[in-house]
Context: one part of a larger RNA
RNA sequence: UCGUGGCUAAGGAACUCGGCAAAUUAGAUCCGUAACUUCGGGAGAAGGAUCCCCUGCGGCGGCUUCGGCCGUUGCGGGGCGCAGUGACAAGGUCCAAUCGACUGUUUACCAAAAACACAUACCUCUGCUAACUCGUAAGAGGACGUAUAGGGGUUGACACCUGCCCGGUGCUGGAAGGUUAAGGAAGCCUGUUAAUCCGCCUUUGGCGGAUGAAGCGGGCGACUGAAGCCCCAGUAAACGGCGGCCGUAACUAUAACGGUCCUAAGGUAGCGAAAUUCCUUGUCGGGUAAGUUCCGACCUGCACGAAUGGUGCAACGAAUUGGACACUGUCUCGGCCACGAGCUCG
Numbered sequence: 001u002c003g004u005g006g007c008u009a010a011g012g013a014a015c016u017c018g019g020c021a022a023a024u025u026a027g028a029u030c031c032g033u034a035a036c037u038u039c040g041g042g043a044g045a046a047g048g049a050u051c052c053c054c055u056g057c058g059g060c061g062g063c064u065u066c067g068g069c070c071g072u073u074g075c076g077g078g079g080c081g082c083a084g085u086g087a088c089a090a091g092g093u094c095c096a097a098u099c100g101a102c103u104g105u106u107u108a109c110c111a112a113a114a115a116c117a118c119a120u121a122c123c124u125c126u127g128c129u130a131a132c133u134c135g136u137a138a139g140a141g142g143a144c145g146u147a148u149a150g151g152g153g154u155u156g157a158c159a160c161c162u163g164c165c166c167g168g169u170g171c172u173g174g175a176a177g178g179u180u181a182a183g184g185a186a187g188c189c190u191g192u193u194a195a196u197c198c199g200c201c202u203u204u205g206g207c208g209g210a211u212g213a214a215g216c217g218g219g220c221g222a223c224u225g226a227a228g229c230c231c232c233a234g235u236a237a238a239c240g241g242c243g244g245c246c247g248u249a250a251c252u253a254u255a256a257c258g259g260u261c262c263u264a265a266g267g268u269a270g271c272g273a274a275a276u277u278c279c280u281u282g283u284c285g286g287g288u289a290a291g292u293u294c295c296g297a298c299c300u301g302c303a304c305g306a307a308u309g310g311u312g313c314a315a316c317g318a319a320u321u322g323g324a325c326a327c328u329g330u331c332u333c334g335g336c337c338a339c340g341a342g343c344u345c346g
Stems, first nucleotide, its partner, number of pairs: 001341008010332002014330001019327001027051005036041001038157001052079012080084001092325007099317002104116002121154006132141003158312004163242003168239002170235005177230003183224002187220006195211007243261005270304001271301001282298005
C1' cells in the first nucleotide's frame, strides 16, 4: 500500500451521475392502522407496548397406574443486569409520477426491461379427403378434433370509448365491353420433284434449263381462344391518410363569423413542453436558502390521437424518475484494530 472484516468524537448525504456501498429495520403476542379501491385489497400500512427469572391464585385442552404429568392461557406479588426475540437467525419505511394490468418469459458468457408472453377484444380463412404445415410421392401432423372447432393476423386485464376518408395499394364480389397465351384455323407465300416443254451431245441414253401436280416440309395468318389486367362495386380492429391563405367584434388582443383555393377526406373525443416539444432551463404555480431534474397547470402539438389502439386505473414490479423520515465512515476527514497478501531480513 492492497484485500476482507470490526470500531469510531461532532455533524448526518454536505459524497456522488445516482444514498452506489454500508448502516438502519427485523421474531412472537397485544393495541392500532390513511388516501385510494376492481370492496378482494391497500396492510406486516404507518405507529406503539410487552418478552428474562422467582412466587401466589385461576381458566382451558390432552394423558393418567387417579398419586399426578404435559401443553397453553389470564390476574397478582417480587428479583437482577447497560441490555430479557440478551448470541445466531431475523422486513427499513413513506409520498408522488412514468411505463407495463397482473404470476410468468428473455439476450447460456456485458442488457431482466417499458422488450416477449398473457387472459380479453376484433378481423380473416376453413363444411371435413377442412383450411394450413412437412414431404418428389406414399404418407403424416391438424385430429382419432368438426365452426362454443382448427389455422393466420392485430390488440393486450378492467372501466369509458374507438371519430372522418375506399382517391392510391391490398382483399372480396361482378361480369357487359376493351386487351390477352398455348391451341385451333380459312387463306397466302415458299422448299422439294413425278411429269411436260426447250436446248446440247457419241447410240439404247446422258447432261443442262424452264414450268411445276400430289405428297412431305417451312413461314405468315383473318378469325376463334380462359383466368388475369383495364373496368364496375364493396371493404379501414385491411396497408394507410386525416390542408392552406385572407379578412372580421365600440380600448387592445383574440376571432364564435365570412371569403377563397385544394383534397378521397381534412384530426372528432381524450390527452398534450409528454419515454413524443426543435426553439427550451417555454411561462405560471408547488417543493428547496438556492431546483436544466420532479409535480400541477397553460396550449404556441417543430413532429399526440383513438385495437401500428386513445384516456384513466386499484393491485403488482430486483423497472424508471423526483421527494421525505429513519439510518449511517458516502462525505467534512481522517483515525484505530484484527486477519491475509505485499515489502525487508534470514
This is a predicted structure of a 346-nucleotide part of an RNA (large-subunit ribosomal RNA, domain IV) from Fodinibius halophilus. The source organism's lineage runs through Bacteria, Pseudomonadati, Balneolota, Balneolales and Fodinibius. Its mean pLDDT, the model's own confidence on a scale to 100, is 87.